[in-house]
A computed fold for a 1394-nucleotide RNA from an uncultured bacterium, annotated as small-subunit ribosomal RNA. The coordinates come from a structure-prediction model, not an experiment, and the mean pLDDT is 84.
RNA sequence: AGAGUUUGAUCCUGGCUCAGGAUGAACGCUGGCGGCGUGCCUAACACAUGCAAGUCGAACGGAGCUUUUAUUGAACAAGACUUCGGUCAAGGAAUAUUUAAGCUUAGUGGCGGACGGGUGAGUAACGCGUGAGCAACCUGCCUUUCAGAGGGGGAUAACGUUUGGAAACGAACGCUAAUACCGCAUAACGUAUAUUUGUGGCAUCGCAGAUAUACCAAAGGAGCAAUCCGCUGAGAGAUGGGCUCGCGUCCGAUUAGAUAGUUGGUGAGGUAACGGCCCACCAAGUCGACGAUCGGUAGCCGGACUGAGAGGUUGAACGGCCACAUUGGGACUGAGACACGGCCCAGACUCCUACGGGAGGCAGCAGUGGGGAAUAUUGCACAAUGGGCGAAAGCCUGAUGCAGCAACGCCGCGUGAGGGAUGACGGUUUUCGGAUUGUAAACCUCUGUCUUUGGUGACAAACAAUGACGGUAGCCAAGGAGGAAGCCACGGCUAACUACGUGCCAGCAGCCGCGGUAAUACGUAGGUGGCAAGCGUUAUCCGGAAUUACUGGGUGUAAAGGGAGCGCAGGCGGGACAGCAAGUCAGCGGUGAAAUGCAUGGGCUUAACCCAUGAGCUGCCGUUGAAACUGUUGUUCUUGAGUGGAGUAGAGGCAGGCGGAAUUCCGAGUGUAGCGGUGAAAUGCGUAGAUAUUAGGAGGAACACCAGUGGCGAAGGCGGCUUUCUGGACUGUAACUGACGCUGAGGCUCGAAAGCCAGGGGAGCGAACGGGAUUAGAUACCCCGGUAGUCCUGGCCGUAAACGAUGGAUACUAGGUGUAGGAGGUAUCGACCCCUUCUGUGCCGUAGUUAACGCAAUAAGUAUCCCGCCUGGGGAGUACGGCCGCAAGGCUGAAACUCAAAGGAAUUGACGGGGGCCCGCACAAGCGGUGGAGUAUGUGGUUUAAUUCGACGCAACGCGAAGAACCUUACCAGGUCUUGACAUUGAUCGAAAGCCCGAGAGAUCGGGCCCUCCCUUCGGGGACGAGAAAACAGGUGGUGCAUGGCUGUCGUCAGCUCGUGUCGUGAGAUGUUGGGUUAAGUCCCGCAACGAGCGCAACCCCUAUGAACUGUUGCCAUCAUUAAGUUGGGCACUCAGAAGAGACUGCCGCGGAGAACGCGGAGGAAGGCGGGGAUGACGUCAAGUCAUCAUGCCCCUUAUGUCCUGGGCUACACACGUAAUACAAUGGCGUUCAACAAAGGGAAGCGAAGCCGCGAGGCGGAGCGAAUCCCGAAAAGGCGUCUCAGUUCGGAUUGCAGGCUGCAACUCGCCUGUAUGAAGUCGGAAUUGCUAGUAAUCGCGGAUCAGCAUGCCGCGGUGAAUACGUUCCCGGGCCUUGUACACACCGCCCGUCA
Repeated sequence: AGAGUUUGAUCCUGGCUCAGGAUGAACGCUGGCGGCGUGCCUAACACAUGCAAGUCGAACGGAGCUUUUAUUGAACAAGACUUCGGUCAAGGAAUAUUUAAGCUUAGUGGCGGACGGGUGAGUAACGCGUGAGCAACCUGCCUUUCAGAGGGGGAUAACGUUUGGAAACGAACGCUAAUACCGCAUAACGUAUAUUUGUGGCAUCGCAGAUAUACCAAAGGAGCAAUCCGCUGAGAGAUGGGCUCGCGUCCGAUUAGAUAGUUGGUGAGGUAACGGCCCACCAAGUCGACGAUCGGUAGCCGGACUGAGAGGUUGAACGGCCACAUUGGGACUGAGACACGGCCCAGACUCCUACGGGAGGCAGCAGUGGGGAAUAUUGCACAAUGGGCGAAAGCCUGAUGCAGCAACGCCGCGUGAGGGAUGACGGUUUUCGGAUUGUAAACCUCUGUCUUUGGUGACAAACAAUGACGGUAGCCAAGGAGGAAGCCACGGCUAACUACGUGCCAGCAGCCGCGGUAAUACGUAGGUGGCAAGCGUUAUCCGGAAUUACUGGGUGUAAAGGGAGCGCAGGCGGGACAGCAAGUCAGCGGUGAAAUGCAUGGGCUUAACCCAUGAGCUGCCGUUGAAACUGUUGUUCUUGAGUGGAGUAGAGGCAGGCGGAAUUCCGAGUGUAGCGGUGAAAUGCGUAGAUAUUAGGAGGAACACCAGUGGCGAAGGCGGCUUUCUGGACUGUAACUGACGCUGAGGCUCGAAAGCCAGGGGAGCGAACGGGAUUAGAUACCCCGGUAGUCCUGGCCGUAAACGAUGGAUACUAGGUGUAGGAGGUAUCGACCCCUUCUGUGCCGUAGUUAACGCAAUAAGUAUCCCGCCUGGGGAGUACGGCCGCAAGGCUGAAACUCAAAGGAAUUGACGGGGGCCCGCACAAGCGGUGGAGUAUGUGGUUUAAUUCGACGCAACGCGAAGAACCUUACCAGGUCUUGACAUUGAUCGAAAGCCCGAGAGAUCGGGCCCUCCCUUCGGGGACGAGAAAACAGGUGGUGCAUGGCUGUCGUCAGCUCGUGUCGUGAGAUGUUGGGUUAAGUCCCGCAACGAGCGCAACCCCUAUGAACUGUUGCCAUCAUUAAGUUGGGCACUCAGAAGAGACUGCCGCGGAGAACGCGGAGGAAGGCGGGGAUGACGUCAAGUCAUCAUGCCCCUUAUGUCCUGGGCUACACACGUAAUACAAUGGCGUUCAACAAAGGGAAGCGAAGCCGCGAGGCGGAGCGAAUCCCGAAAAGGCGUCUCAGUUCGGAUUGCAGGCUGCAACUCGCCUGUAUGAAGUCGGAAUUGCUAGUAAUCGCGGAUCAGCAUGCCGCGGUGAAUACGUUCCCGGGCCUUGUACACACCGCCCGUCA
């Protein structure tokens, strides 16, 4: 940085698509490690369970426990006494009261639960951002300063008793304490009011001070103590908040008006504080196209992503602000809340219940259900950082620090390194040689990052202690290449190609598009490319997209100039001077939080990550300056604009009057049979007198000639003459005003035709309608009629291809030439001419511009200003809404869905029932045919076991087939064979063959007879035959749309191209067009072309003429000879052969351009290419042929191959093509004669003479491999007869009898004789060939072939008619024009229906 896609190709416009980056992602396949981050985007859905806000006993009274002080001293009891019943008793310490200390803590009290944590529902707002302000405010804890704490009082929880309730939770009575609560005292630098001084300011007023009056405080606790912690009032600070304002902050006008406490005032209330914040009264304001109100959507920002930037998109994580805490409302407490884990009420939901009542709120951390494509553990610890309470120890802390899960992201590392060629095996492919995978592997030598094992083992910033993470990171040692690679793509865009499978199927696809039998596009494999622990896909955003264009687009024809004017707002605006300083520019100051980004350093082994420093944060605010430009104020100027005065032209507008021509109608005259109309007709009118014609009358509408790319008007538009009123323009003058100007969203006005309403009018014309034609139809075009309408008045409508498809204004930028209206100059005065100039209207054209076409002073050029409009095609100027309209409808004006184009200009072709020129048996002029008949032959169709296959407009159909009885033969039936009928290799064996017999339809099978090839260096070799196994053979099986080759056709038409140059942005053009001419792109001339190639022509062959040469098999004039050129002789002639000559517009005349060339003439056998042939340009038709041959791929392989017998290709209701024969007298038949050819063929051949047969033919065999012999006779011709008939025409069909070929004529050959004697009497629509030795007619030969042509290919004989001409039909060539066609008119394409 671009690329693909509209076309046959091109340029442009224009949309769609791709390559890049990004993500809180998800999905598919795959997955080794570590570090740092991130992780419910959906249901602000509902939540089980646990935890997330407590702390202080150094505020207080209790309670409990332990120890302790003092008092009390029970049971029991050594011992003593005893009447044995008992008595006394040291001791013992229970118990109770009490002293003191320690620990715990329900309650009172204090501080904290307004922080921290979560979420983004609401909010379009002073909510947020930024910058100001509060002289209109508050602030617990903290810091600092000043002053103080005297003396009293009454309660209440806890607790006790009684009592209600299931519970939650209470109730009554009684007792008690405080740093809890309440009076009193003291009190100012406090508060309020008043007076006053100074000072400041922004109005009220602020600050500092003075005076007077009034009012208001307090609490204690710990300690042996010092002292410490608290308490009260006040000042200051810090921190945190509250309020106000400027600016900025999404979409919709198919939301245009909104507003009643609304806007303002006065007063009172309320608040920490200003304020309609609230209330009473008064006024009627306030907001809005600079977008109010309404509707939709949305937390905002620092930033993030992208981008060259300007921008666009976004607001996860981190940070700031706001809002919310199940939904809605409310206040209480407090320094702070209208309070996430407080209260009250209401709603919904859930739970408990004894049914009377109660309890709850995860958008805290985990976790559950649900929703969803989708998002984690009911973890550890307070060790660190931070927070709350406390004097402290400490307690609490799901904040936080860590760990767990997830490739979700970024970053780093690894999956080994070096050597190793026989280029192994395997895979893939192959032209079978090889190539590739590939140094890749194996193998050898190493290393140890990650990993595994063992050992060791941290770091806690100021003095000390303290580690959840963690036996973690790190370090050391050892082991061992061992455990670690996938994903996507490979037709183009876009790096990377082959094979197989599939066969418009399955599928792919981001766009273009792939797939219908050889798919680099589907699927798989091999290979390759890319990225890599990831890779792809999907979704979204930016980019590319200058495709909304500020940077940076357009509007004649691609989308787009409003139908036109006037004009409010707005935007823009002439010269000079001076002031101000809003814009602008500069300096300085404040702010623009941190983080992010950038630069430079530093710390983790590196990086990601983290830290530090710097610049920056493009902004806002303040302040000081500058004054060129814009702005603004003032003064001034005249050139922009306007006015005056002097002239000019005009279908400019409105209203009135007048005029003639014509049409029609009316009455009258003349006059008679038609008129009218059309391509041709008919409807229509007319004997009731039309049309025509004469004069007269009526009425309406329009104004011939003049008339002109002439005039006027803003546009629409305006046309007889004249009058009234009236708008504008132009010329010249330079007296006046002094920028008064330009444009113009809304708005207003005008606005063709048609249409609408009301009233008139109505000649002609004429939607609708009627009739007649045309036509397949004809709701059309043509004709005859004809109503609305067209005309007038008044009022609507408001649109047009309202077009120059070109908005308005101003200035500038070569010319030339018309035309309309003026002015000036020159000429003594005039006219004309000429020159200059202004305004309008045309054409041509340079520069320039444009995609091109074109535009070009009347710009689409160069610039400035303003307005309208456009942003792919269709849907659609449609729907809905609104506004307008009587209606018709108009204006405004979408979306869903759908396509990959739609489009502009130009190019080359093709096409046209476009044009011009020209040619061809193309038509015309002629001659003969086809189409009708029967026959032959081919085809279709049908039939069949099979009727093998191919060819289908011309250009298939007597075509492949130059010849199907078997064979051919490919088809069918039946019978066989399986390395095969045929080829190569082949161990081994053998000559091969031939003959005979039997079975069989034959192929084949069985048996027998015969008997051993050639060469040799004697080793062997060659040909031939048999033959196991295996490779392989074979295929007229498919594909002519995979092919080669060959062929047809346009077309023997005159065309088709190239090099260089030139023109064009380009496709392309030029040359090759033009003027002549030709059969011809043949030649000449001209020309930005000059040359060249393939075609044309010529060179080749046959033929037409003559001469020279050579004469056998040819020929015979002279001589001889014969039945006969038979023979001698000869080579003159004919003829033959080969090599040459001749014709070239060369000569003359005329025309033409002193050209090419044409016309005529001479000479000549032949004259303007003499006649004929061969020869077929670039290409077209996917034309024909895989069945001539060759060939890729596919298919069959005891058969789709091979052999054999028989059948079929020969069928037959029909249809078509091509032929031969006829329908007769230009003929048939008979007969005659020595009538007269050319070109061919002949050895498995042609076959003579002679004989036999009516004949086909037979016997025969001379001659001949041919100028020698044979086929071989030419036939039309001559003469005679028939006399117009289904015939003496015609010969089909059939019977009988024969002949020939052949192994064999049944299916299925040809010929002969005889008999039979069908249709047919010249052929509908239609259609074909031929222009001279041609048509027509007549016979002859040949190929194929055993036999079998009416076919085919050749040959000669006889031998015409006609062509005015190019209008028309068909085909073609050149030029030009239109095109929406390019598969190219057999195109494209519209509507309806399915």